[in-house]
The RNA shown here (Glycine riboswitch aptamer) has 105 nucleotides and comes from uncultured Marinobacter sp.
RNA sequence: CUUUCCGAAGAGUUGCCGAUAACUGCGUCAUUCGGCACACCGAAGGAGCAAGCCGCCGGUUUCACUGAAACGGCGUGUGAAUCUCUCAGGUCCAUAGACGGAAGG
Numbered sequence: 001c002u003u004u005c006c007g008a009a010g011a012g013u014u015g016c017c018g019a020u021a022a023c024u025g026c027g028u029c030a031u032u033c034g035g036c037a038c039a040c041c042g043a044a045g046g047a048g049c050a051a052g053c054c055g056c057c058g059g060u061u062u063c064a065c066u067g068a069a070a071c072g073g074c075g076u077g078u079g080a081a082u083c084u085c086u087c088a089g090g091u092c093c094a095u096a097g098a099c100g101g102a103a104g105g
Base pairs, nucleotide, nucleotide: 001105002104003103004102005101006100007099012038014037015036016035017034018033019032022028023027039091040090041089045087046085047084048083052078053077054075055074056073057072059071060070061069062068063067
């Protein structure tokens, strides 16, 4: 890195419109599907950054004698996450799921 199994949180079963299952005399109507709107979540994925390091300085100081060190400044440089963003994804269950455990390759 990868395969299998297990565990694994959060947030709307919100509103409106349409379709349809079921029931049914007409019709009604979703705990279903699709669209729109607002509100939310962060643990698929994605994005951002601190110190440090690196580079530069015609800057300061010190040592040395022409170089070095320290400090300071600059940077489309590098630089992590369970932090931040909320693009994507998600907000009944299922699926997904960072991460963890077990057994292999």